RNA sequence: CGGGAUGUAGCUCAGCUCGGUAGAGUACGCGUUUGGGGGGCGUGUGGUCGGACGUUCGAAUCGUCUCACCCCGA
Repeated sequence: CGGGAUGUAGCUCAGCUCGGUAGAGUACGCGUUUGGGGGGCGUGUGGUCGGACGUUCGAAUCGUCUCACCCCGA
């Protein structure tokens, strides 16, 4: 320098194909269960979807550029 993959909640990841309310597990707070702890159950909080711009009535999703990390090639 060229090609490819990944980036979404504190953490691990789905959702992208085919644009239409942002989700699951875990963690955390509260309640309950227990003599207490752990565990179980219920409930709640938590996101500028890596960034910018564009397309659209509407973008995590489509287009362009860009950043970080990984792989391959030169």
Notes
Transfer RNA from a Dysgonamonadaceae bacterium, 74 nucleotides, folded computationally. The organism belongs to Dysgonomonadaceae, within Bacteria. The coordinates come from a structure-prediction model, not an experiment, and the mean pLDDT is 82. It matches the Rfam family "tRNA".